[in-house]
Molecule: Fluoride riboswitch aptamer (crcB RNA motif)
Organism: Limnochordaceae bacterium
RNA sequence: AUGACACAAGGCGAUGGAGCUCGCCUGCAAGCGCCGGAAAUCCGGAUGAUAGCUCCUACCAGGUA
Repeated sequence: AUGACACAAGGCGAUGGAGCUCGCCUGCAAGCGCCGGAAAUCCGGAUGAUAGCUCCUACCAGGUA
């Protein structure tokens, strides 16, 4: 340095952090969103900081002091 196996675990779920829960993947992996226009790396459009719940932060809208 390469390969195999075992153990321990690790990673991921369309934009940030934490806790809990759920699911997926074992490295050529899981994952890198959706709709329409023939297709697309092009054009236009809709939702969301969550996989789900709660809290914080950022952003947006409204109201009060």